[in-house]
RNA sequence: GGGCACUUGGCGCAGUGGUUAGCGCGUCUGCACGACACGCAGAAGGUCACAGGUUCAAAUCCUGUAGUGCCCA
Numbered sequence: 001g002g003g004c005a006c007u008u009g010g011c012g013c014a015g016u017g018g019u020u021a022g023c024g025c026g027u028c029u030g031c032a033c034g035a036c037a038c039g040c041a042g043a044a045g046g047u048c049a050c051a052g053g054u055u056c057a058a059a060u061c062c063u064g065u066a067g068u069g070c071c072c073a
Stems, first nucleotide, its partner, number of pairs: 001072007010025004018056001027043005049065005
């Protein structure tokens, strides 16, 4: 330098055009327990890497940029 894949809460991931962006772990609060753990109920936490475009509508499609990983030279 070229090619491919990925980027979504603190961590690991799902969501491939339309309903409120969800799940597990973690964190916090309450219940329960003699106490802890487990369990039960609830809550906080995301401008979906960034910018632009297409569309009535974009996390999702397209383009560019950035980062990470792999391959080729």
Predicted 3D model of a 73-nucleotide RNA (transfer RNA) from a Candidatus Nealsonbacteria bacterium. Its mean pLDDT, the model's own confidence on a scale to 100, is 81. Lineage of the source: Bacteria > Bacteria candidate phyla > Candidatus Nealsoniibacteriota.